A computed fold for a 1507-nucleotide RNA from a metagenome, annotated as small-subunit ribosomal RNA.
RNA sequence: GGGCUCAGAAUGAACGCUGGCGGCGUGGUUAAGACAUGCAAGUCGAACGGUGUUUCAAAUGUAGCAAUACAUUUGAAACGCAGUGGCGAACGGGUGCGUAACGCGUGAACAAUUUACCUUUUAGUGUGGAAUAGCUCGACGAAAGUCGGAUUAAUACCGCAUGUGGUUGUCUCUCUCCUGAGAGGCAUACUAAAGCCGGGGACCGCAAGGCCUGGCGCUAUUAGAGGAGUUCGCGGCCUAUCAGCUAGUUGGCGAGGUAACGGCUCACCAAGGCUAAGACGGGUAGCUGAUCUGAGAGGAUGAUCAGCCACACUGGAACUGAGACACGGUCCAGACACCUACGGGUGGCAGCAGUUUCGAAUCAUUCACAAUGGGCGAAAGCCUGAUGGUGCGACGCCGCGUGAGGGAUGAAGGUCUUCGGAUUGUAAACCUCUGUCACCGGGGAAGAAACGUUUCAUUUUAAUAGAAUGAAACCUGACUUAACCCGGAGAGGAAGCAGUGGCUAACUCUGUGCCAGCAGCCGCGGUAAUACAGAGACUGCAAGCGUUAUUCGGAUUCACUGGGCGUAAAGGGUGCGCAGGCGGCCAAGUGUGUCAGGUGUGAAAUCCCGAGGCUUAACCUCGGAACUGCGCCUGAAACUACUUGGCUAGAGUACUGGAGAGGGUAACGGAAUUCACGGUGUAGCAGUGAAAUGCGUAGAUAUCGUGAGGAACACCAGAGGCGAAGGCGGUUACCUGGACAGUUACUGACGCUCAGGCACGAAAGCGUGGGGAGCAAAAGGGAUUAGAUACCCUGGUAGUCCACGCCGUAAACGAUGAGUGCUAGGUGUCACGGGCUUUGACCCUCGUGGUGCCGAAGCUAACGCGUUAAGCACUCCGCCUGGGGAGUACGGUCGCAAGACUAAAACUCAAAGAAAUUGACGGGGGCCCGCACAAGCGGUGGAGCAUGUUGUUUAAUUCGACGCAACGCGAAGAACCUUACCUGGGCUAGAAAGUACAGGAAGUCGGUCGAAAGGUCGAUGUGCCCUUCGGGGAACCUGUGGUUAGGUGCUGCAUGGCUGUCGUCAGCUCGUGUCGUGAGAUGUUGGGUUAAGUCCCGCUACGAGCGCAACCCCUGUUGUUAGUUGCCAGCAUUAAGUUGGGCACUCUAACAAGACUGCCGACCUUUAAGUCGGAGGAAGGUGGGGAUGACGUCAAGUCAUCAUGGCCCUUAUGUCCAGGGCUACAAACGUGCUACAAUGGUCGAUACAAAGGGUUGCGAACCCGCGAGGGGAAGCCAAUCUCAAAAAGUCGACCUCAGUACAGAUAGGAGUCUGCAACUCGACUCCUUGAAGUCGGAAUCGCUAGUAAUCGCUGAUCAGCAUGGCAGCGGUGAAUACGUUCCCGGGCCUUGUACACACCGCCCGUCACACCAUGGGAGUCGAUUGCUCCAGAAGUGCCUGAGCCAACCGCAAGGAGGCAGGGCCCCAAGGAGUGAUCGGUAACUGGGGUGAGGUCGUAACAAGGUA
Repeated sequence: GGGCUCAGAAUGAACGCUGGCGGCGUGGUUAAGACAUGCAAGUCGAACGGUGUUUCAAAUGUAGCAAUACAUUUGAAACGCAGUGGCGAACGGGUGCGUAACGCGUGAACAAUUUACCUUUUAGUGUGGAAUAGCUCGACGAAAGUCGGAUUAAUACCGCAUGUGGUUGUCUCUCUCCUGAGAGGCAUACUAAAGCCGGGGACCGCAAGGCCUGGCGCUAUUAGAGGAGUUCGCGGCCUAUCAGCUAGUUGGCGAGGUAACGGCUCACCAAGGCUAAGACGGGUAGCUGAUCUGAGAGGAUGAUCAGCCACACUGGAACUGAGACACGGUCCAGACACCUACGGGUGGCAGCAGUUUCGAAUCAUUCACAAUGGGCGAAAGCCUGAUGGUGCGACGCCGCGUGAGGGAUGAAGGUCUUCGGAUUGUAAACCUCUGUCACCGGGGAAGAAACGUUUCAUUUUAAUAGAAUGAAACCUGACUUAACCCGGAGAGGAAGCAGUGGCUAACUCUGUGCCAGCAGCCGCGGUAAUACAGAGACUGCAAGCGUUAUUCGGAUUCACUGGGCGUAAAGGGUGCGCAGGCGGCCAAGUGUGUCAGGUGUGAAAUCCCGAGGCUUAACCUCGGAACUGCGCCUGAAACUACUUGGCUAGAGUACUGGAGAGGGUAACGGAAUUCACGGUGUAGCAGUGAAAUGCGUAGAUAUCGUGAGGAACACCAGAGGCGAAGGCGGUUACCUGGACAGUUACUGACGCUCAGGCACGAAAGCGUGGGGAGCAAAAGGGAUUAGAUACCCUGGUAGUCCACGCCGUAAACGAUGAGUGCUAGGUGUCACGGGCUUUGACCCUCGUGGUGCCGAAGCUAACGCGUUAAGCACUCCGCCUGGGGAGUACGGUCGCAAGACUAAAACUCAAAGAAAUUGACGGGGGCCCGCACAAGCGGUGGAGCAUGUUGUUUAAUUCGACGCAACGCGAAGAACCUUACCUGGGCUAGAAAGUACAGGAAGUCGGUCGAAAGGUCGAUGUGCCCUUCGGGGAACCUGUGGUUAGGUGCUGCAUGGCUGUCGUCAGCUCGUGUCGUGAGAUGUUGGGUUAAGUCCCGCUACGAGCGCAACCCCUGUUGUUAGUUGCCAGCAUUAAGUUGGGCACUCUAACAAGACUGCCGACCUUUAAGUCGGAGGAAGGUGGGGAUGACGUCAAGUCAUCAUGGCCCUUAUGUCCAGGGCUACAAACGUGCUACAAUGGUCGAUACAAAGGGUUGCGAACCCGCGAGGGGAAGCCAAUCUCAAAAAGUCGACCUCAGUACAGAUAGGAGUCUGCAACUCGACUCCUUGAAGUCGGAAUCGCUAGUAAUCGCUGAUCAGCAUGGCAGCGGUGAAUACGUUCCCGGGCCUUGUACACACCGCCCGUCACACCAUGGGAGUCGAUUGCUCCAGAAGUGCCUGAGCCAACCGCAAGGAGGCAGGGCCCCAAGGAGUGAUCGGUAACUGGGGUGAGGUCGUAACAAGGUA
């Protein structure tokens, strides 16, 4: 830098666990799937006729003496029934299919409209007529229903009259937004109506009634309110991998149609209309007020509530009506379901409940019209699944409760524990209280006011009817077993869920052991898991808590607010340029944007503020503010825009001048390569790391001459020049573009940038035709190699060159778009000019333009950039948004092809990336060191033997150690023991320790069984201390019990300690300061020097620590002191320093001295450190050797030295014993010894050490034995005695080059010693035997001086066992080092890096296997849709109408008018054909992704081994 992820808020939610109460909300988000049943739209008798039942009254008839009964008729009242008629049913309620549209929102317009009921204005309501439902009769039908006859009413229907008005025509006035509107006048024609209920004084009438009056209705008309319709501006989804769409299409004239404008429809005419400000097409979606989130800007949503729209099984259509193309109406078509007598019918819950299906998922087939509202009615009233209530669901929000106070023995229990304790925890118990909710009992509001009825008053009226108004009384509650209040009882009935590794508040134990599991991301789990599971404790929230899903936030991670593009993703390859965007100075005008004030609107609800009402809150009510918007009016004029006029600083033109590989065409030139010909000349040439292929005796290479041909132009040449970029280089000529400098004049903003577009555009490639010297893909040959389809070599074709035409890409890079202005300098260089000077060029200096380097400020993550910006700003264009998939697929465009441009998704990962830092590494570089190489000496590897290891074998061959840094290592010594292993025999508180109890002293001796361990029997013995004389105690032995012992069992990858190694290499760090955002750097690097980070000098560093060195020990020289056990010069003495004597010397062992580059020289160095040489000195540059091992590395080694966590065993994995094994033996390796001989061997003689050991010991002399050894015992706890002989060496003799007089293995025999015991399995001695071996392949080891080599001596361990191992000691005693190229290891600096588990790193591709998504695919299936054609139900319209018909006209015939029927246009479903788009599927096929262990190579990262 960048993505991923979390913490917040929210939800119409769902799921898991849990669940006490109440209030207020809310509840099919999926299938606009299908629906049983009930209900959801009726009402009016005060519009009308009829009819049923009941009651009353009257009249008539019959019977009866009568009362009375029955029948009929009439009238009245009440309750119904269907019908005619009116109003309503277009509201209310549901849903979101469709719709990207004037559908919605907002603001306008209708002078282009309509409106039932309601209010209002004015005028009226006259007079006639014909029918028809119903009822009844008949017919058909299963039903639904239908047809015919007769008869009847109206506020149903029709005619006439009147015409206030209205309509039509015309005139005048006023007003206006153009078409026009309003008012008034005149004229002609057309155009209405219905009654019902109540009351009644006078008058008329036989009566009904007329008449009068009140109310309701009806007709025409005016205005209004509320609704409806239409038009327009603006606003709000995705897609260009949809770029062109459109024939009623766009406009006109005329007509029709509508309430109304209009191609709304039709005839004719014209050819228009829309579109990059995205038409047309595709996908998705009801829109809004608002809701959620957010600091805001935004983003997401459109449940409930409210406004608008659309729809009502699917599709089409009209009728009625004020209003519908009508959810609970009609007709038709279709699908589905039901009934059926098979002929035919019926239905539409997206109303309220409810059922079924679907789904993760969403309620009662409840009560009431009491309230609010609606329909009808004069009213009472009726209807109302609207609505008001209740029920169910923790679904949400809000409130309350599950108790309060006291209470420490800090109870018990649980958990942990370092066993002390801690914690749960005042928590509980216990004491004192309270009484919310729930429970029981009692009381108990508000929601109710109207209408209506009765009474009274007023008005209207002729009227005490009626009606209206007012007052009083009465009546009306689903909820309601309610809210609320009082009383009672009793802490009694009421807490869970998630989490506790980090993010993120909260930690321990146990179990598990990469298993089981967890997980939002990082990640946890492989035996000590705060991450799994359980427990305890704790944290958070709480009647809920978690999880899942979704939205916003965090995410400034699409950035308007508020990001970027040199290297992280990102500047187009370059230019020209239309549209578009932006644009210099001055003045005036207008008033587009802008700003201010006013005004209209912005529905209500919501949000906010203030009040108020429910006990509070949620919730509700009221008021305010707000609604950031749009319209209109008035004003301002700085900026912007437009118009006009001017200016010259931007831009351009003219003139003068020089520079240049700028471009194009033509011509010319020399050098070189190759080839050809000729001459000279002979055996090689060429090529490479080395070779070979190749060329050459048919004469090459070499050399000389002549010629041919093509391509490229050495030197000049430069970080130089030119060009927009690509790019351009011999010379000359012609044509031509641009830049620059100078000077005045002119034009007057003419400018900048640029989507699309056009042009140019390296190399390679393609097409046609030429050309072809050299070079050189492909293909061939030779090498290299494990392979070598490469790198190297030899030849070699396309191509490279030319002409014309394509391609259009590159790390086309300064990885940096173009333009303008501003912001310190220094120093080169190219071009031109000015000044100074000389009057010549330089030099110097100033200016302009280009091209480089270094750098202020500033910027940048850093690197770096820095007037040629990556600084500070502005304008315009292009581009980016995690890695992979992929610059790929599909589609489109371009191309002859190759391919280019445009450009996804599924899936997958938690990273991919940039710069810098520290390390590590490099077949990078520089400097330096080391027995690292080289130079030498001697070995190993071959033989025999010893020893260790592997392997094999075995009952066991115990275990560990494995490159250097395991392998003569642990082991400084396995016959038993050791011993851990095996076989067999035993023990189980144990072989050893502590403790309690009981018994017994302990101990000693003997028998018996046994291989022993051990078992068993017997005998003996009674000790010490205290004593109250009963006994008790200490040590020891035996038995019993429980805490426990024991384990060489596992884990060295849980550890301590110890050790190895890099490496005795010179390094490793710190404090302060400084630098850097930081990691870090500096110091510690640099120049010298050293063995050394040793020292000096320099230096933003100054100091310090651990290492180096020194201090310590041995050794080399001397001195002092001290002389016994040491020594002996001189004296005496002896076999002998044996003794006397002495301590000079040697030596011993303590203390000192000495060496420090101190002195001299250097024509060495920086007057340094130091180096070289010299002097002196025993020693000279750390004299030699030892001890001493920084920070760290290797999970190096060790649980078997020891210690120790955890785990495991506990009559055994413990322990005791005997025997065996660790010693095996086809084979391999390591380390050694002895040899192979004459520098030797054998024999004899003889000399010289150092350092050690010694009492369970060393053991002398002497004697015996060939010898090992035995006997013997002196001396010695050691400078005294002893082991002890040193050996090589020296002298003499023999051997004479051979498997030997070399070598000694092996084997036979005989012995010695140690030990309980030498069979497995010891060492040694003697005699005999006499193997391999004649100097060792590839390879490899040690050593630089008293070293290598060689010779012997000693010690530890140890009963014995080392000839060889280990640790020491001395004797004799070399050779070589030119040097640092190479091999190995190391140090410092630097460089590269894709490594950091650090090159034993990382990592790429094919192939094989498994899984996943995806492209293509002969086809096939489906969805949507265009076009063409067929078809044509119902229905409006038009035409017809020979059939039929009441109202009007007519005396009649008939007419007017209407209906059925028929035809035409349009048209739904349906059918056929042909396209398009999208999706599913498919044999086969392509690549892609993912996957601990596969195969092949090693392409990249270091110069990655060919950059």

Model confidence (mean pLDDT): 83 of 100.